[in-house]
Annotation:
A computed fold for a 103-nucleotide RNA from Melghiribacillus thermohalophilus, annotated as c-di-GMP-I riboswitch aptamer. Taxonomically the source falls in Melghiribacillus (Bacteria, Bacilli, Caryophanales, Bacillaceae).

């Protein structure tokens, strides 16, 4: 160095579900607890999926302006849509480090 994970030793993570944080959510941390994991270490770079506070755009309603002349007025509540600037590394690929043991 490279490639492999049949054995074995060390030892390492920790699903879902609770409880507690943060968060509009999605879900992140922290305890508990193990459903798996040879990178289940990191790194949203390509692709996929969640989520839509925010913004756009609809549609109903309330609510302003006008009172036959024009160009006055002021937005707010709900309903749907699309949106990532949020996430998910335990969803796939990349990138990157790495512990054994074997060829």
């Nucleotide at each position: 160095a490279u490639a492999u994970g049949u054995c074995a030793a060390a030892g390492g993570c920790a699903a879902a579900a609770c409880c507690g944080u943060c968060g509009a959510a999605a879900g992140u941390c922290g305890g508990u607890g193990a459903c798996g994991c040879a990178a289940a270490g990191c790194u949203a770079c390509g692709g996929a999926u969640c989520u839509a506070a925010g913004g756009u755009c609809u549609a109903a309603c309330c609510g302003c302006c006008u009172g036959a002349a024009g160009c006055a007025a002021a937005g707010g509540u709900u309903u749907g849509a699309c949106u990532a600037u949020g996430a998910u590394a335990g969803c796939c690929g990349g990138g990157u480090u790495g512990c054994c043991a074997u060829g």